[in-house]
Context: one part of a larger RNA
RNA sequence: CCUCCUUUAAGGAACUAGGCAAUCUAACCCCGUAACUUCGGGAGAAGGGGUCCCUGGAACCGUUCAGUGAAUACUUACGAAGGCGGAUCCGGGGCGCAGUGAAAGGGCUCAAGUGACUGUUUAUCAAAAACACAUGACUCUGCAAAGCCGAAGAGGCGAAGUAUAGGGUCUGACACCUGCCCGGUGCCGGAAGGUUAAGAGGAGAGGUUAGCCGCAAGGCGAAGCUUUGAAUCGAAGCCCCGGUAAACGGCGGCCGUAACUAUAACGGUCCUAAGGUAGCGAAAUUCCUUGUCGGGUAAGUUCCGACCUGCACGAAUGGUGUAACAAAUUGAGCGCCGUCUCAAAGGAGGGCUCG
Repeated sequence: CCUCCUUUAAGGAACUAGGCAAUCUAACCCCGUAACUUCGGGAGAAGGGGUCCCUGGAACCGUUCAGUGAAUACUUACGAAGGCGGAUCCGGGGCGCAGUGAAAGGGCUCAAGUGACUGUUUAUCAAAAACACAUGACUCUGCAAAGCCGAAGAGGCGAAGUAUAGGGUCUGACACCUGCCCGGUGCCGGAAGGUUAAGAGGAGAGGUUAGCCGCAAGGCGAAGCUUUGAAUCGAAGCCCCGGUAAACGGCGGCCGUAACUAUAACGGUCCUAAGGUAGCGAAAUUCCUUGUCGGGUAAGUUCCGACCUGCACGAAUGGUGUAACAAAUUGAGCGCCGUCUCAAAGGAGGGCUCG
């Protein structure tokens, strides 16, 4: 010097990113217990008091039991005094600093955001506000189901189930709610018209050559074979016509106007598929920003309550609330402490030096 532990005057978070760590608290009995609430909770809320030993008294419970009653075969109800056991209350006394005398064994409160809750998770840096969840909704599936595994006309799961069932997707208890847009993309429905494959079709064209013509070179050229091939017919799809947003998604700009000023209920105009409704809002979202005002502090970039100028909230990619819950996040307070002012002493084990 390091690790682990014990104690500490006065102060008591001044430490620090942050009370991290360590104290405090603690068991049982009694009293007492707020807001809020889904009436269950909150709650061990909070906050107080008691606890050992000896002795006296009081009533109580269990057991034993004289006895009484019922039945009389076993049995069963009540139960005095006394004995034994148990627990309680009221007095008196005793000792210690201390009586749950050791060990084990909640610190508490206020407020906010998030997630309803119990649960699950990154085996080995993350336990959470992430996942799940009950609830809600949309959608597919009529059974040889849809969907999935599989090389599969096998086989299996679904399911020895049958739409109050099974699969997929989103949301995420509960309460109040969930606005407008179908132009784009997707999905569903439609079938008149346009486009359109293979295929059908075969007009026409080319090659070859029996033959014919020609002195020759060569030319013409049927059938067959062969290489091609126009029109025409031809499904779904796409174009097209509708529907659908708890499908993917989207939800404007400029200018003017009221008898102080300011602001604009009001008007004009451009664009759009439609221009953000309710609610919330400097928010886990706010850049400017430590916005402004209020609260808390002597002093507060955090925190709480408001305002609304929402860079860039907003309604099942759910909106706003919410009792209970959380080894979670943020702020404040009481208690308490070597976290600190500021360090000291001691113990155990290492390290170091010498051997």
Predicted 3D model of a 355-nucleotide part of an RNA (large-subunit ribosomal RNA, domain IV) from a Rhodocyclaceae bacterium.
The RNAcentral record of the full RNA draws on ENA.